[in-house]
Context: one part of a larger RNA
């Protein structure tokens, strides 16, 4: 900026792009063929290779503000209990999230027209001839079916709902001020993301922190009390502590607000 008035949703599909693979087995059937070795064509079916999508229930990996043991040092005045450094100190283990090694789908089926090929009918050329006129079957390939984009497809397409056919100034083709629906900026966030876009809320609110219940994770705090000389055990106690998850609750933050935006035929 365009799409001959603005705006909010939802579509059609020109045309683009992606997909497009194979292998074993099993019945048919040891059958049709064939002396015999050997051995189908079709048609139905089961398992798989790789290659792609897409998810995170399961297995597993990560997992640096989760949980818990260790060690060596410094510090909290000293026990005790705790922090700080020491690749994340080291080790065991792990929740959201992203993950393959995990699941779960896909390639299909089906239609036109064909290519070698194979025929039908058929003459020039009384035969013959798939061709010359006609008419068929017939590929993992062509075009459709199948998945994603997509009306700047300027032939700018269609279909629903909303706002409007004004006021007033001006050198009145139009400009310009306030407005409509609407839209932006602002602000709390996201499974959206470099930015931007997008998606959710913005007090007639659960977006986000906080706070509360929960799940899930580590694994039985601290302190005390029994036992033991003591290391230590045991009980208090499936406890303490806990980041992203699930749910509640307005305590904080989204205050107030500002801008733009039709008048056509």
């Nucleotide at each position: 900026c365009g799409c001959a008035g603005g705006a909010g949703a939802c579509u059609u599909g020109a045309g683009g792009a992606g997909a497009g693979c194979u292998u074993u087995c099993c019945a048919u059937a040891g059958u049709a063929c064939g002396a015999g070795a050997g051995g189908a064509c079709u048609u139905g079916g089961a398992a798989g290779g790789a290659c792609g999508g897409a998810c995170c229930c399961c297995u597993g990996g990560u997992g640096c503000a989760c949980c818990a043991g260790c060690u060596g040092u410094c510090g909290c005045g000293c026990u005790a209990g705790c922090g700080g450094c020491a690749c994340c100190g080291c080790u065991g283990g792990g929740u959201a999230g992203c993950u393959a090694c995990g699941u779960c789908c896909g390639g299909a089926c089906g239609g036109g027209a064909u290519a070698a090929a194979c025929g039908c009918u058929g003459a020039a050329g009384g035969c013959a001839u798939c061709u010359a006129a006609g008419c068929g079957u017939g590929a993992a390939g062509c075009c459709c079916c199948c998945u994603c984009c997509a009306a700047g497809a300027c032939a700018a397409g269609g279909u629903c709902u909303c706002c409007a056919c004004g006021a007033c100034u001006c050198u009145u083709a139009g400009a310009g001020u306030g407005u409509u629906a609407g839209g932006c900026c602002c602000g709390u966030g996201g499974u959206a993301g470099a930015c931007u876009a997008c998606c959710a809320c913005g007090u007639u609110g659960a977006u986000a922190g906080g706070c509360c219940g929960g799940a899930g994770g580590u694994g039985u705090a601290a302190g005390g009390c029994u036992g033991g000389u003591g290391a230590c055990a045991g009980c208090u106690u499936u406890a303490g502590c806990u980041g992203a998850c699930c749910g509640g609750u307005a305590c904080u933050a989204a205050a107030c607000g500002g801008c733009c935006g039709a008048g056509c035929g």
Molecule: large-subunit ribosomal RNA, domain VI
Organism: Pseudomonadota bacterium